[in-house]
Context: one part of a larger RNA
């Protein structure tokens, strides 16, 4: 000189854009943070109309379905195939999507919710009777599927991969509907995601030098979507290391920021990965988790409790407490992008848009502009003391502007959808235009009326380095200091005033980095 997630003094008017617990991965009051489908299904309840027969709307607690693995947060742990980058799976997997074929036939038996009827304080639980479904089972039909045998053609990269016949056995479906559709089964192919392998690179320390028994490999076999000590059982004795193993400390990776002319150093707030969810472990579901706001188990802890037993997990937004130099509102809205359910109307959505604190950064603006010498008055200096410099055109006076400020009155863009209603084109389900309907933000930005210099300037330094002096007081004290060094009676260095320099809604100091 740059620079910061900054902090402290002292100051302070205004707008835009950003940024905002770096400390205790400490504890957590309270609110909200994923709910949705009635077009999957028996009920239940309410309205409204009615020919009293129904018809049409709404809401919903079970049972089912999809979603809750995504989005949010946070860096504890992790030196590692964790990440970067390069390749590879002839070892693999994919729920919704896209396309392409091919079916979608018959039955069956439960169970929820509802009634009955118990135990508990409560959290919840047990019994009877029954009753439905796109829930569950069975059989049927079965190929390009899956296993087993055997034939073959073609190609490789070692196991072998691909493709065409046969024989045998197995395995499927669901149904509502406004009748357009929407789903539901198989199989191929895409596409998107995921999983596993390897080369190369990834911090300090040798005042860690020997580490390793599932260790290292082999045959079997389990298991997984899948390859493999990944697990077992047996058999070999291996496997790693001064090109630094092991152990120890430290630390999430990287894109990027920062600096620098560059080489490099230094750093990881925003995106991608990753890994974590009170500490540890374990599995279910499921296409996908070993699952922040699901279970279960064990430990710390904290609450309720009729003492007999239960409840809980903010490193989601908000807010508490505490720790610290130190980081904010218990706010609005789904109107926009997105996402979850759903034919859709819509419904959730502290994702996300927005306001709201804070000069924390960056960027603009603004405090006024021209004329004014009696070079006023004060205040400071000097001196030869009726005077001169200097503040200082400053200022008063006089014209003048009005960004900003007060006051008036208009007022947005962001809106595209989506319904509904019309028209046209038409492949009969779209799809183009037209009109109506949607704005938290907010009566905000913006424009526009009127008044009025009217509402606005401060830190720092002034002995060199370094732009910028002099007078008082102090007397080696008090006290400065970034280095050099100053103060002991004339101090441009200390504390005060005058002046002066610099930057300015800032200004210094402090920490860190280059």
């Nucleotide at each position: 000189g740059g620079a910061u997630g900054a902090a402290c003094g002292c100051u302070a008017g205004c707008g835009g854009g950003a940024g905002g617990c770096c400390u205790a991965a400490u504890a957590c009051a309270u609110g909200c943070a994923a709910g949705u489908c009635g077009a999957a299904c028996g009920g239940u309840u309410c309205c409204a109309c009615u020919u009293c027969g129904g018809u049409g709307g709404g809401a919903u607690a079970g049972u089912g379905g999809c979603g809750c693995a995504c989005g949010g947060g946070u860096g504890a742990g992790u030196a590692a195939c964790g990440c970067g980058u390069a390749c590879g799976c002839a070892a693999u997997u994919u729920g919704c999507c896209c396309u392409c074929a091919a079916a979608c036939g018959g039955g069956g038996g439960a169970u929820a919710g509802c009634c009955c009827u118990g135990g508990g304080a409560a959290a919840c639980u047990g019994g009877g009777a029954g009753u439905a479904a796109u829930a569950c089972c069975c059989c049927a039909u079965a190929g390009a599927g899956u296993u087993a045998u055997g034939u073959u053609g073609u190609c490789g990269c070692a196991u072998g991969g691909c493709g065409a016949g046969a024989u045998a056995a197995c395995u499927a479906a669901a149904g509502u509907u406004c009748c357009g559709g929407c789903g539901a089964u198989u199989g191929a192919g895409g596409a998107u995601g995921a999983g596993c392998g390897u080369g190369c690179g990834u911090c300090u320390g040798a005042u860690u030098a020997g580490c390793u028994a599932g260790u290292u490999g082999g045959u079997a076999g389990g298991g997984u979507a899948a390859c493999g000590g990944c697990c077992u059982a047996c058999c070999a004795a291996g496997g790693c290391g001064a090109u630094g193993a092991u152990c120890a400390g430290u630390a999430g990776g990287g894109g990027g920021c920062g600096u620098g002319a560059g080489a490099g150093c230094g750093u990881g707030g925003c995106c991608c990965c990753c890994a974590c969810a009170c500490g540890g472990g374990u599995a279910c579901u499921g296409a996908g988790a070993c699952a922040c706001g699901g279970a279960c188990c064990c430990g710390a802890c904290u609450c309720c409790u009729a003492c007999g037993g239960g409840a809980g997990g903010c490193a989601g937004c908000a807010g508490u407490a505490a720790g610290g130099a130190a980081u904010a509102u218990u706010g609005g809205g789904c109107a926009a992008u997105g996402g979850g359910c759903g034919c859709a109307a819509g419904c959730c959505u502290g994702a996300c848009c927005c306001a709201g604190c804070c000069a924390u950064c960056c960027c603009g603006c603004g405090u006024g502009c021209a004329g004014g010498a009696u070079g006023a008055c004060g205040g400071c200096c000097c001196c030869u003391a009726u005077g001169g410099g200097u503040u200082g055109u400053a200022a008063a006076c006089u014209g003048c502007u009005u960004u900003u400020g007060u006051u008036u009155g208009a007022g947005a863009a962001g809106a595209a959808c989506u319904a509904a209603g019309u028209a046209c084109a038409u492949u009969u389900a779209u799809g183009u235009g037209c009109u109506u309907u949607u704005g938290a933000c907010g009566g905000u930005a913006u424009c526009u009326u009127a008044c009025g210099a009217a509402u606005a300037a401060g830190c720092a330094c002034c002995g060199g380095c370094u732009a910028a002096c002099u007078c008082c007081g102090u007397g080696c004290c008090a006290g400065c200091a970034g280095c050099c060094g100053c103060g002991g009676u004339a101090a441009u260095a200390c504390g005060g005033a005058g002046g002066g320099u610099g930057c300015a809604a800032g200004c210094g100091u402090u920490a860190u980095c280059c």

Source information:
The part of an RNA shown here (small-subunit ribosomal RNA, 5' domain) has 514 nucleotides and comes from Haliscomenobacter sp. The prediction has a mean pLDDT of 82. It was read from a public genome assembly. The source organism's lineage runs through Bacteria, Pseudomonadati, Saprospiria, Haliscomenobacteraceae and Haliscomenobacter. Rfam family: Bacterial small subunit ribosomal RNA.